[in-house]
Molecule: c-di-AMP riboswitch aptamer (ydaO/yuaA leader)
Organism: soil metagenome
RNA sequence: GGCCGAAUCCGCGAAAGCGGAGCGGGGGAACCAACUUUCGGGGUGAAUCUCGCAACGUGCGAGUAGGUCAGCUUCUCAGACCGAACCCGUCAGCUAACCUCGCAGGCACAUGAGAGGG
Numbered sequence: 001g002g003c004c005g006a007a008u009c010c011g012c013g014a015a016a017g018c019g020g021a022g023c024g025g026g027g028g029a030a031c032c033a034a035c036u037u038u039c040g041g042g043g044u045g046a047a048u049c050u051c052g053c054a055a056c057g058u059g060c061g062a063g064u065a066g067g068u069c070a071g072c073u074u075c076u077c078a079g080a081c082c083g084a085a086c087c088c089g090u091c092a093g094c095u096a097a098c099c100u101c102g103c104a105g106g107c108a109c110a111u112g113a114g115a116g117g118g
Stems, first nucleotide, its partner, number of pairs: 001109001002107003008021005022103006032093001040091001041088004049063005066082004072117007
């Protein structure tokens, strides 16, 4: 210097932090939808679901919805990798007004080919 990601920018401050902008989530009417059910349910996230083996610790393996592959960008083909984790606490469809939260963390120098757009 670059990349994944919303996770950046500006001002004040010695710092902790505070404020603003921008970006990204959640809650929340009417209308509409649904028809309420412990097999609890829901949310962030690409990270779901199925099968097999274990056996009551919920684990391991195979596949899979889905995601990423870095020098403007889109699509197609082939290939590689990921397919986690956490939170709410019995409660949440959509949703104007309105309310509210976050701006972390990680990678460690990198896949090719073709067709378009700018």